[in-house]
RNA sequence: UGAUUAGCUCAGUUGGUAGAGCAGCUGACUCUUAAUCAGAAGGUCCGGGGUUCGAACCCCCGAUU
Numbered sequence: 001u002g003a004u005u006a007g008c009u010c011a012g013u014u015g016g017u018a019g020a021g022c023a024g025c026u027g028a029c030u031c032u033u034a035a036u037c038a039g040a041a042g043g044u045c046c047g048g049g050g051u052u053c054g055a056a057c058c059c060c061c062g063a064u065u
Stems, first nucleotide, its partner, number of pairs: 002065003007022004016053001025039004046062005
C1' cells in the first nucleotide's frame, strides 16, 4: 500500500431497499443419468466505534491475508 460482499469466483460508477455467474435445492422433460428449461432459497457486506435523516461505500481503531 492492496484485498476482505452468498458455499465458490466476483460485481456493486462519486452515500438512498445488496446483485451476477457457478455450485447446491425443488419441479418439468427423460426408461435412467447427463444435458436443457422453469422456480425458489441462500448475506450480522471481516470486527468494533464515529459522521449522517440514511453507510458495503466516508472517518478512526483493530483482525486476517